Predicted 3D model of a 107-nucleotide RNA (SAM riboswitch aptamer (S box leader)) from uncultured Aeromicrobium sp. Model confidence (mean pLDDT): 82 of 100. Its Rfam family is "SAM riboswitch aptamer (S box leader)". Gene Ontology term of the family: regulation of gene expression.

RNA sequence: UCAUCAAGAGGGGCAGAGGGAACCGGCCCAGUGAAGCCCCAGCAACCAGUUGAAAGUCAGCCAGGUGCUAACUCCGGCCCGGACGAAGGUCGAUCUGGGACAGAUGA
Numbered sequence: 001u002c003a004u005c006a007a008g009a010g011g012g013g014c015a016g017a018g019g020g021a022a023c024c025g026g027c028c029c030a031g032u033g034a035a036g037c038c039c040c041a042g043c044a045a046c047c048a049g050u051u052g053a054a055a056g057u058c059a060g061c062c063a064g065g066u067g068c069u070a071a072c073u074c075c076g077g078c079c080c081g082g083a084c085g086a087a088g089g090u091c092g093a094u095c096u097g098g099g100a101c102a103g104a105u106g107a
Stems, first nucleotide, its partner, number of pairs: 001107005010040005018029003023077004041069003046065002049061005073102001078099006084092003
C1' cells in the first nucleotide's frame, strides 16, 4: 500500500488469576481452572503448488507457508441519517442504518 473481517472450526497436559488489543463506559468469559507454554485434532483457503480456459484474469483441485478455532473485530466512544421520547435554534439515559478512526490476518 492493497484485500478481507456476519460464515467456519476444541480436546488433552503443564500452569495458577486473570482474560475479551490500548484508554473510558458497558456487557461477558474465568477455581466446573483465565493468561501463557506444549501435544493432538479441526476450520478456512490469503500466498505457494497444480489443472483448465480466448489468460496480469476466472474457475477447480491441493493443503506446503501463514492464520484462525466464545460472543459481528463482543458492543459503544467520532461523523451523517432513521425510529422513539423530551423539548424548541436542540438534547438523549433507548433502538437502528451507513461511514470514519483504530485493530486483526494475508500478500